[in-house]
RNA sequence: CGGGCUGUAGCGUAGCUUGGUAGCGCGCCUGCCUCGGGUGCAGGAGGUCGUGGGUUCAAAUCCCACCAGCCCGA
Numbered sequence: 001c002g003g004g005c006u007g008u009a010g011c012g013u014a015g016c017u018u019g020g021u022a023g024c025g026c027g028c029c030u031g032c033c034u035c036g037g038g039u040g041c042a043g044g045a046g047g048u049c050g051u052g053g054g055u056u057c058a059a060a061u062c063c064c065a066c067c068a069g070c071c072c073g074a
Stems, first nucleotide, its partner, number of pairs: 001073007010026004020057001028044005050066005
């Protein structure tokens, strides 16, 4: 310098191909239960979907550039 893959909640991940309400597990908070903790049950909070633009009525999803990590080549 060129190419490929990945980036979504505190952590791990699905959803992308087929644009149409952002989900799941663990964790966290509250309540019930307990002398207390844990387990169990019920409920809840938490996301600029890596950044910035473009297309569209509508973008995590399509297009472009950039950033970070990993791999390959030179």
Overview
Model confidence (mean pLDDT): 83 of 100. Predicted 3D model of a 74-nucleotide RNA (transfer RNA) from a Chthoniobacterales bacterium. Lineage of the source: Bacteria > Pseudomonadati > Verrucomicrobiota > Spartobacteria > Chthoniobacterales.